A computed fold for a 71-nucleotide RNA from a Thermoguttaceae bacterium, annotated as transfer RNA. RNAcentral holds the sequence, with entries from ENA. It matches the Rfam family "tRNA". It is annotated as a transfer RNA.

RNA sequence: AGGGGAAUCGUGUAAUGGCAGCACAAAUGAUUCUGGUUCAUUUAGUUGGGGUUCGAGUCCCUAUUCCCCUG
Numbered sequence: 001a002g003g004g005g006a007a008u009c010g011u012g013u014a015a016u017g018g019c020a021g022c023a024c025a026a027a028u029g030a031u032u033c034u035g036g037u038u039c040a041u042u043u044a045g046u047u048g049g050g051g052u053u054c055g056a057g058u059c060c061c062u063a064u065u066c067c068c069c070u071g
Base pairs, nucleotide, nucleotide: 001070002069003068004067005066006065007064010024011023012022013021018054026042027041028040029039030038047063048062049061050060051059
């Protein structure tokens, strides 16, 4: 330099263009002499900027960061 891929709660991982879920973690409560386990409830997210669409995490353009291949 060229080509390909990835970016989603604190972490990991889903989501045919139609309410963004799940697990772990965290907080609170119950249980316990304490801790752990277990149970209930709650908090929290789509990398930035534009476009298409009635509707975008998803499609298009562009930027950023990371990974892989070729030279």